Order: sequence, then structure tokens, then C1' cells
RNA sequence: UAUCCUGGAACGCUGAAUUGCGGCGCAAUCGCCGUAAGCGGGGGACCCAUUUCUUACGGGGUGAAUCUUACCGGGUAAAACCGGUGAGUAGGGCUAACCUUCAGCCCGAAUCCGUCAGCUAACUUCGUAAGCGUGGAAGGGGAUAUAG
Repeated sequence: UAUCCUGGAACGCUGAAUUGCGGCGCAAUCGCCGUAAGCGGGGGACCCAUUUCUUACGGGGUGAAUCUUACCGGGUAAAACCGGUGAGUAGGGCUAACCUUCAGCCCGAAUCCGUCAGCUAACUUCGUAAGCGUGGAAGGGGAUAUAG
């Protein structure tokens, strides 16, 4: 200086949840079991922090997933409280190397311990599931080629 950054499922995203090896199942793929590494959690001293203890209005952990409100049902003398639905919301994620901004979209669940847990070296223990299909803009930036 020129060109390209619309290409995607043999790919990508949420998430700690991946990889290798061995065994079994007709098995390179797929599934199950075991094991190792990686990754992610819990428990657990001194010091520090907290202030205790007793009290069901229990308390605590994983996770972004909390809180508010309206209606309906249950419950109550009335409340509290419980369940369901809707609307918001703390918070989390996506829009294709990566970063920033704008714009748009999605989620805002579930579950465990069992009266007990601050932090925490050593030590100890558990998990490694499941689900999804996005392809907007600007700037930074990046890639390739050529020349000096």
C1' cells in the first nucleotide's frame, strides 16, 4: 500500500462439568464402569475477624438465579405463613479471534446439609451433569500478500 475479517453444525454457546488410558457392550464414532490428569465446590488450626450463649421467625452450602408487588386458592379471630399465576427486579449470559461502546435478545431455575459450618496451612471430602442454536452496528484490533 492492497485485499479480507457474512464463515459457520467436522461449528459454536451456557456451565466446573473436559481430556487420556483400561475394561465391557456387535463398537474409530455411541453408551456404561474404573482410573489418572485438568477443572470446580464443601469441611477443616494458629493469626485475624466476629461477639458469644439460649430462642423455629432456625441456620448454612452449590448456583447469576435475589427481592418487590398484584390477583387467585389454602390458612388465621385478624395477621403471620404456604402454594400457584402475572408484572417488575438485584444479578448472569448471548449477538463467531479478542476488547470497548451502543442497540437488541435470553435467563433470573433447581437442589443439598439436618440444628451444624467466619476466615483457614496441613489434612480431608464431593462433583465433573444437563441444556441450547445465536449469525446487529461503530471503533479499536486482526489476517494475508506486495514494496521499501
This is a predicted structure of a 148-nucleotide RNA (c-di-AMP riboswitch aptamer (ydaO/yuaA leader)) from Neomoorella sulfitireducens.
The sequence was found by an Rfam model in a public genome assembly.